[in-house]
RNA sequence: GCCAUCCUAGCUCAGCUGGUAGAGCAAUUGUAUCGUAAACAAUAGGUCAUGAGUUCGAAUCUCGUGGAUGGCU
Repeated sequence: GCCAUCCUAGCUCAGCUGGUAGAGCAAUUGUAUCGUAAACAAUAGGUCAUGAGUUCGAAUCUCGUGGAUGGCU
């Protein structure tokens, strides 16, 4: 330099071909216990990497930019 894949909650990841953004773990609060942990219940946490385009409507489709990983030279 070229090619491919990826970027979603604190972490690991879903979201199947456009229609209200989710799970597990972690966190917080509560129940329970003499107390702690485990357990159970609830809550909070996201401008979907970023800028534009298409569309009534974009995490999803198109283009640019940035970053990560792998391959080729």
This is a predicted structure of a 73-nucleotide RNA (transfer RNA) from Candidatus Magasanikbacteria bacterium CG_4_10_14_0_2_um_filter_33_14. Lineage of the source: Bacteria > Bacteria candidate phyla > Candidatus Magasanikiibacteriota. It was read from a public genome assembly. Rfam family: tRNA. Rfam links the family to the GO term triplet codon-amino acid adaptor activity. About the family: Transfer RNA (tRNA) molecules are approximately 80 nucleotides in length. Rfam classes the family as a transfer RNA.